[in-house]
The RNA shown here (Bacterial RNase P class A) has 393 nucleotides and comes from a Gemmatimonadales bacterium.

RNA sequence: GACGCGGAGCGCGAUGGUCGCGGGCCCGCUGCGGUGGGUCCGAGGAAAGUCCGAGCUCCAAGGGCAAGCUGCCAGGUAACGCCUGGGCGCCGCGAGGCGACGGACAGGGCCACAGAGAACAGACCGCCCCGCCGCGAGGCGAGGCAAGGGUGAAACGGUGGGGUAAGAGCCCACCGCGCCCCUGGCAACAGGGGCGGCACGGCAACCCCCAGCUGGAGCAAGGCCGAAUAGGCGGCGAGGUCCGGCCCGGACCGCCAACGCCGACGGAGCCGCAAGGCCCGCAUCGGUGAGCCGCGGGUAGGCCGCGCGAGGUGGCGGGCGACCGCCAUCCCAGAGAGAUGACCAUCCGGCCCUAGGGUCGAACAGAACUCGGCUUACGGCUCCGCGUCCGGC
Numbered sequence: 001g002a003c004g005c006g007g008a009g010c011g012c013g014a015u016g017g018u019c020g021c022g023g024g025c026c027c028g029c030u031g032c033g034g035u036g037g038g039u040c041c042g043a044g045g046a047a048a049g050u051c052c053g054a055g056c057u058c059c060a061a062g063g064g065c066a067a068g069c070u071g072c073c074a075g076g077u078a079a080c081g082c083c084u085g086g087g088c089g090c091c092g093c094g095a096g097g098c099g100a101c102g103g104a105c106a107g108g109g110c111c112a113c114a115g116a117g118a119a120c121a122g123a124c125c126g127c128c129c130c131g132c133c134g135c136g137a138g139g140c141g142a143g144g145c146a147a148g149g150g151u152g153a154a155a156c157g158g159u160g161g162g163g164u165a166a167g168a169g170c171c172c173a174c175c176g177c178g179c180c181c182c183u184g185g186c187a188a189c190a191g192g193g194g195c196g197g198c199a200c201g202g203c204a205a206c207c208c209c210c211a212g213c214u215g216g217a218g219c220a221a222g223g224c225c226g227a228a229u230a231g232g233c234g235g236c237g238a239g240g241u242c243c244g245g246c247c248c249g250g251a252c253c254g255c256c257a258a259c260g261c262c263g264a265c266g267g268a269g270c271c272g273c274a275a276g277g278c279c280c281g282c283a284u285c286g287g288u289g290a291g292c293c294g295c296g297g298g299u300a301g302g303c304c305g306c307g308c309g310a311g312g313u314g315g316c317g318g319g320c321g322a323c324c325g326c327c328a329u330c331c332c333a334g335a336g337a338g339a340u341g342a343c344c345a346u347c348c349g350g351c352c353c354u355a356g357g358g359u360c361g362a363a364c365a366g367a368a369c370u371c372g373g374c375u376u377a378c379g380g381c382u383c384c385g386c387g388u389c390c391g392g393c
Stems, first nucleotide, its partner, number of pairs: 001389010013347007021042009044364001048375002051373005056218004067214005072086005087101001088099004102209002107207002109203003124149002126145003130141004157175006176198001177196008222304004232295005239253006259289006265281003269278003311330008348361006
């Protein structure tokens, strides 16, 4: 220098000013709805997806089964399916990256296509001994075999040697596998030794087994206050008509319902072609009571939950680290689903013309009960550590 690997931080650039918006507190005014002034605060690293784990709240709660999730080991944490460190496997020259990574002699099930044969298998081509035929190449029969070829994701250990008619764990060495032991490590696991002699294929992201965890619903949780109107329950509950313009006075009827309303029944009337409607009840029957007071439930609405927390920052200490402890310091959005913006000046950074101007400061996205994670989206900037290759000294 080129190309890479890993990590950390920032994220409408910074400061000041003038206006504007939302909220808390204080003061003034108020017709109690607000309004003016002062002061403080006012979006994110993901506030997102709502995928895990919790706090909090209500309900439930005798135990088990079932069901679901997680799955190398150790640690961290309130907890986790998260994080850290380690082990093992795979990929990369490397820095590093990726990993549903318990169990296949507890049992069941499956292994497509191809292939002779897919689990206590198999002989298609092939190899070999013997017999017969043939001049020969070779053919046929009876056996032995599984080395080589071929199929397949996978073929009943691999490589090499001995051995044999040809072969074969038939025998031997190493590797692999199984069992036992030793050493290191908390452990996962690693290294070593001995024995066995191939017996034991793969799939558990199929059922299953083992181990651990899980009661349900969610801030529209839940709590407090609580109308108007219409229902519910209880109590009190008799007035009406007429005359004089009213207060008031009087007369009559009624409290055994006069009067009002509803329904039935009816017609002396009106409208309509009719069905029917209006009206009336001086001829009937049944039901019902206006109003006032109190109680109770629900709704609208208001308030709380709701902003001091597994909290932020700094220092010191422990730990490889995740993280933990102590001390100091800070208060930091919050609703109504609705607020967080604009302009100016200076500086900073990028780009363009050029030494002074112009222009831009972007992307993803926006809190709504709150935390811890994961995942996903994102223009750009800064910093740190490391690898490989090339060149110079």

Taxonomically the source falls in Gemmatimonadales (Bacteria, Pseudomonadati, Gemmatimonadota, Gemmatimonadia). Its mean pLDDT, the model's own confidence on a scale to 100, is 76. The gene name in the source record is rnpB.